[in-house]
RNA sequence: GGUCGUCGGACGGUCGCGGCAGCGUUCGCGCUGACGAGGAACGUCCGGGCUCCGCAGAGCGCAGCGGUGGGUAACACCCACCCGGGGCGACCCGCGGGCACGUGCAACAGAGAGCAGACCGCCUGCCUGCCGCGUGCAGGCCGGUAAGGGUGAAACGGUGGUGUAAGAGACCACCAGGGUUCCGGGUGACCGGAAUCGCUGGGUAAACCCCGCUGGGAGCAAGAUCGGACAGACAGCGCUCGAGGGCUGCUCGCCCGAGCUGUCGGGUGGAUCGCUCGAGGCCGUCGGCGACGGCGGCCCUAGACAGAUGACCGUCACACGGUGUCCGGGUGACCGGCCCGUGCACAGAACCCGGCGUACAGACGGCCU
Numbered sequence: 001g002g003u004c005g006u007c008g009g010a011c012g013g014u015c016g017c018g019g020c021a022g023c024g025u026u027c028g029c030g031c032u033g034a035c036g037a038g039g040a041a042c043g044u045c046c047g048g049g050c051u052c053c054g055c056a057g058a059g060c061g062c063a064g065c066g067g068u069g070g071g072u073a074a075c076a077c078c079c080a081c082c083c084g085g086g087g088c089g090a091c092c093c094g095c096g097g098g099c100a101c102g103u104g105c106a107a108c109a110g111a112g113a114g115c116a117g118a119c120c121g122c123c124u125g126c127c128u129g130c131c132g133c134g135u136g137c138a139g140g141c142c143g144g145u146a147a148g149g150g151u152g153a154a155a156c157g158g159u160g161g162u163g164u165a166a167g168a169g170a171c172c173a174c175c176a177g178g179g180u181u182c183c184g185g186g187u188g189a190c191c192g193g194a195a196u197c198g199c200u201g202g203g204u205a206a207a208c209c210c211c212g213c214u215g216g217g218a219g220c221a222a223g224a225u226c227g228g229a230c231a232g233a234c235a236g237c238g239c240u241c242g243a244g245g246g247c248u249g250c251u252c253g254c255c256c257g258a259g260c261u262g263u264c265g266g267g268u269g270g271a272u273c274g275c276u277c278g279a280g281g282c283c284g285u286c287g288g289c290g291a292c293g294g295c296g297g298c299c300c301u302a303g304a305c306a307g308a309u310g311a312c313c314g315u316c317a318c319a320c321g322g323u324g325u326c327c328g329g330g331u332g333a334c335c336g337g338c339c340c341g342u343g344c345a346c347a348g349a350a351c352c353c354g355g356c357g358u359a360c361a362g363a364c365g366g367c368c369u
Base pairs, nucleotide, nucleotide: 001368002367003366004365005364006363007362009316010315011314012313013312014311015310017036018035020033021032022031023030024029038346042357043356045355046354047353048352049351050219051218052217053216057252058251059250060249062215063214064213065212066211067081068080069079070078071077082096083094084093085092086091097210098209102208103207104204105203119149120148121145122144123143125141126140127139128138129137130136131134157175158174159173160172161171162170176200177199178197179196180195181194182193183192184191185190223273224272225271226270232264233263234262235261236260237259244256245255246254247253280299281298282297283296284295285294286293287292318343319342320341321340322339324338326337327336328335329334
């Protein structure tokens, strides 16, 4: 340097808080006891459990995902591998299906940027002028040309030759890529090899779009039970010619249906359940490269509702600083000890799990280069 992990103050005392158990009580509460945040409890970004909405019809739309094989309750997560890129290497990075259909986009520069393009250059021919009269020089015109120059992120494979007026995969050799057919390896992504075709006309899909797969909606303020309080007024729409509601994007279709909406005014704002034992944690063992799974044993570990888990003191540990007529070592720079001072992170449950992402003073360990 790389990678995978672990911890993230310890002990004692005083005061205080929360629910629980026991005891007491004048029913207000008091006393005693054990217990009481995290690796991220965070962001709320994914995936599930659970609850309710009529167990959720049809079509359209919308959203998410995207190499292969596995793991899992599931995932956008994890493991192993493949491909591409980076690194001497351990290893790291990748929103990694498809620009073959249709549509769109690309600043500046440049002659030309999408079924390319003649600015300079090169070349045949023609015209004019000049002279030293030539296979000459200069200028112009009609054409040919993508080899050379120049612009650009990108200019229609690369190098050399044949060819040609000059040129060009036009043709040839080699190299790079691609298509087709076949052989071998692998579950597969894919890899290796042979033959053949001159086939070589870019990028972008975190642009619409196309292909495949998945997804009903809302969320513990879900939802259930008990108890309590109150007062209506006015306006609009509607009562089978049907307002409104449900099937939670839209339409169709089906169902319920006599009330609904607005403004003003009035009341309540309590308790219990959900609630914490769960895809749970730790240890051992077996299977597997691994993620993970099987089996056995042990353990129970917060449940508030304006929301408890804190504050102070002492000792120790750790880090930094100071120098002290201090101690030890060293020739010395300095090192170790003692002493003094300061600091000790990020952050805090709120239905529960699995992930991801982000924050974090400092300390430690394994393996590898």
Molecule: Bacterial RNase P class A
Organism: Brevibacterium ihuae